[in-house]
Notes: Predicted 3D model of a 72-nucleotide RNA (transfer RNA) from a Candidatus Woesearchaeota archaeon. Rfam family: tRNA. Gene Ontology term of the family: triplet codon-amino acid adaptor activity. The prediction has a mean pLDDT of 85. Lineage of the source: Archaea > Nanobdellati > Candidatus Woesearchaeota.

RNA sequence: GGGCCCGUAGCUCAGGGGUAGAGCGCCUGCCUUGCAAGCAGGAGGUCUCGGGUUCAAAUCCCGACGGGUCCA
Numbered sequence: 001g002g003g004c005c006c007g008u009a010g011c012u013c014a015g016g017g018g019u020a021g022a023g024c025g026c027c028u029g030c031c032u033u034g035c036a037a038g039c040a041g042g043a044g045g046u047c048u049c050g051g052g053u054u055c056a057a058a059u060c061c062c063g064a065c066g067g068g069u070c071c072a
Stems, first nucleotide, its partner, number of pairs: 001071007010024004018055001026042005048064005
């Protein structure tokens, strides 16, 4: 330098045009003599950035940046 894949919650990842979710973690309550486990509830996201298409973009297109991998 080039090809391919990826970038979404604190972490690991779903969601592939119609106002974003799970598991773990965090907080509160219940339970317990107490802790853990369990049960119920809650907080937490300009979906990497810029532009384009569209009535509508996390999603499609272009570019940039970052990461992984392969080739040179």